[in-house]
RNA sequence: GGCUCCGUAGCUCAACUGAAUAGAGUGCCAGAUUCCGGUUCUGUAGGUUGCGGGUUUGAAUCCCGCCGGGGUCA
Numbered sequence: 001g002g003c004u005c006c007g008u009a010g011c012u013c014a015a016c017u018g019a020a021u022a023g024a025g026u027g028c029c030a031g032a033u034u035c036c037g038g039u040u041c042u043g044u045a046g047g048u049u050g051c052g053g054g055u056u057u058g059a060a061u062c063c064c065g066c067c068g069g070g071g072u073c074a
Stems, first nucleotide, its partner, number of pairs: 001073007010026004019057001029043004050066005
């Protein structure tokens, strides 16, 4: 350099080939429980879906470019 897959919450991942509020687990924080801590239970917060543009009434999802990472061929 060519081809290919991936990038979504602090971390690990969903979102069924375009639709209504982007969720789960774990972690952080608060509360309950406990003499304290752990475990367990409840709740809150946390996301410009890598960046920029395009298509569309509507984009995490489709198209183009760029950035980063994995695999593969030289």
The RNA shown here (transfer RNA) has 74 nucleotides and comes from Candidatus Physcocola equi.
Lineage of the source: Bacteria > Pseudomonadati > Bacteroidia > Paludibacteraceae > Candidatus Physcocola.
Rfam family: tRNA. The family's RNA type in Rfam is transfer RNA. Its family is annotated with triplet codon-amino acid adaptor activity in the Gene Ontology.